[in-house]
Context: one part of a larger RNA
RNA sequence: UUGUGGUUAAAAAGCUCGUAGUCGAACCUCGAGCCUGGCCGGCCGGUCCGCCUCACCGCGUGCACUGGUCUGGCCGGGCUCUUCCCUCUGCGGAACCGCAUGUCCUUCACUGGGCGUGUCGGGGAGGCAGGACUUUUACUUUGAAAAAAUUAGAGUGCUCAAGGCAGGCCAAUGCUCGAAUACAUUAGCAUGGAAUAAUAGAAUAGGACGUUGGUUCUAUUUUGUUGGUUUCUAGGACCGCCGUAAUGAUCAAUAGGGACGGUCGGGGGCAUCAGUAUUCAGCCGUCAGAGGUGAAAUUCUUGGACCGGCUGAAGACUAACUACUGCGAAAGCAUUUGCCAAGGACGUUUUCGCUGAUCAGGAACGAAAGUUAGGGGAUCGAAGACGAUCAGAUACCGUCGUAGUCUUAACCAUAAACUAUGCCGACUAGGGAUCGGGCGGCGUUCUUUCUAGACCCGCUCGGCACCUUUCGAGAAAUCAAAGUGCUUGGGCUCCAGGGGGAGUAUGGCGGCAACGCUGAAACUU
Repeated sequence: UUGUGGUUAAAAAGCUCGUAGUCGAACCUCGAGCCUGGCCGGCCGGUCCGCCUCACCGCGUGCACUGGUCUGGCCGGGCUCUUCCCUCUGCGGAACCGCAUGUCCUUCACUGGGCGUGUCGGGGAGGCAGGACUUUUACUUUGAAAAAAUUAGAGUGCUCAAGGCAGGCCAAUGCUCGAAUACAUUAGCAUGGAAUAAUAGAAUAGGACGUUGGUUCUAUUUUGUUGGUUUCUAGGACCGCCGUAAUGAUCAAUAGGGACGGUCGGGGGCAUCAGUAUUCAGCCGUCAGAGGUGAAAUUCUUGGACCGGCUGAAGACUAACUACUGCGAAAGCAUUUGCCAAGGACGUUUUCGCUGAUCAGGAACGAAAGUUAGGGGAUCGAAGACGAUCAGAUACCGUCGUAGUCUUAACCAUAAACUAUGCCGACUAGGGAUCGGGCGGCGUUCUUUCUAGACCCGCUCGGCACCUUUCGAGAAAUCAAAGUGCUUGGGCUCCAGGGGGAGUAUGGCGGCAACGCUGAAACUU
C1' cells in the first nucleotide's frame, strides 16, 4: 500500500507563489487475401465390444482404433498487399524439389500411390567462426540458478499420535521399493512478447541510401632474398559533384500560456475634495437647575451650567442608499475627482505548441492587540481613581481618566485567520431570481427623427448565493457535495490516532521584548 479518517467526535498549514519530488491529453501496423499447424465441437461413416433382433434397422459404450468433411469455435505460424521479421564474408550442409531406377498395389495409360536405391543437378539461417553496425529501459512469459532443517504435500500401521525416513518380501549365502514433489517474491543471468509507461531521432539538414572523384592515415600478402620508393589491393577518417525518395515539421485538447477588443468592480497605490456628528473655544440670548440611573450618587452650576443661535478650530469617521449584491490570494475593501500600474470574466475563423497539476526546503502578504522612534491627540478607552450595588465586588452600572485608538518608518506573524469543509480534473438534477460579458428578438421610453443607452423576452459562458427533492451519502444535524466508498485505486500536498499531564518541560531556531515555530516523557485515568 491492499484497507482508516480530517464540517460538528482527534485531525485541512491564515493565504498565495514556488524549487526538489510526485503525477501528467490524443496521435505513428489498422485491415484484407492466400497457405498451413494444434486443440475442441458438429455431421457422415468403417472396424471392435455390448444390448435388442431370425435378420435388417436401431440404441449404448467411447480414459476403444480410425477415415472423410465443415461456409463451426479458440489458439498459433508463414507469405502477399506493405515497408528489415531478412547485416556482410567464409565454413557447413538438414528438409524439400528435380532426374534416373528397383519392387508392390493400381490405372486404358510412366496414370496414381507406398516402400526403397543412386546423384559433378537445384535449393537451402538449424549451427560455427570472423568482421561491420547497433536507441535505451521499465513491464511481462519461460528457463537456469537459488543450503538444509521449517511450511505445504506424496509414500509408509513408529500399537495410534506428536514424530521418523523409514520400510516391504520370498523359494532367503538374499531380493527389492523409497528417502518424491511444490513454494521459494527483491537484485543478477538467459529467453519469447511488444500492449502499456518513459527515452532518442531529419529543421540553418552538418539527415538517409547509392554510384563516382578527391584528401589523408594504416600495412597483411605476393612480385627469388635484403633494403628503399611508388602503385595495385584491403581497412579507418574527412570533403565534393551527381543520383534515388511521395525526401524530412502529427494534431490544434470543452489542457495551458500570450496578443487584441469593448467592458466590469465599495481590488490596490498616491494626491485631491466633501459631509454631518463629537469635543473645545469665541460672541449673543435665556434662566435654575443640568448629568446620570433600576433608584441614586460621585460630577457641572448665579464666577450663568444645561439649553437655543451665529461663527471658528481640531482629530477621527464615512450614516441613510447597503442587499442572502460586488471586488480581492487571504487579511480585507464604501464621500468626490484626477493620475498610476494591475486583474477577472466575456468575445475572437488570432498566436505558441505541452509550455501543465500539486507541492518538502524557501519566499511575499497577513485583522486586532503588542513593541521601537517621530507626529497627532477630537472621540472612545485597558491600567488607575471615585460613586453605587452587594454578605463581599479588586466586576457588571455611572463619573473621570493614562497607555492605546489615528498616521509615518520599522518589528511581531498570531485569531472561532470559520464555509470550523485543501488544490486541480471528470461525471451525476430540476427550478426561478441576481451580478458581469456576449448573441438574438415583437414592443415601450428619452431626444425632433435615426443611432447609442434604459426597460421587456429568450439563449449562452463565468460568478455570489438560494429553493425543491427517496440520485446518492451520513451517527445524525444535514450535504448537488459532505454524492459517484465493503461494487473500496483520477493526480498531488498537509494533518490526526482515548482523556489528562501539555502546547507544559527541555534543547534548537527566530524576535528589542511580549512571544512565535519545532516539541516530549514520567505519572494518572
Model confidence (mean pLDDT): 82 of 100.
Small-subunit ribosomal RNA, central domain from Phaeoisaria parallela, 525 nucleotides, folded computationally.
Its Rfam family is "Eukaryotic small subunit ribosomal RNA". The family has 90 seed sequences and 75,755 matches in Rfam 15.1.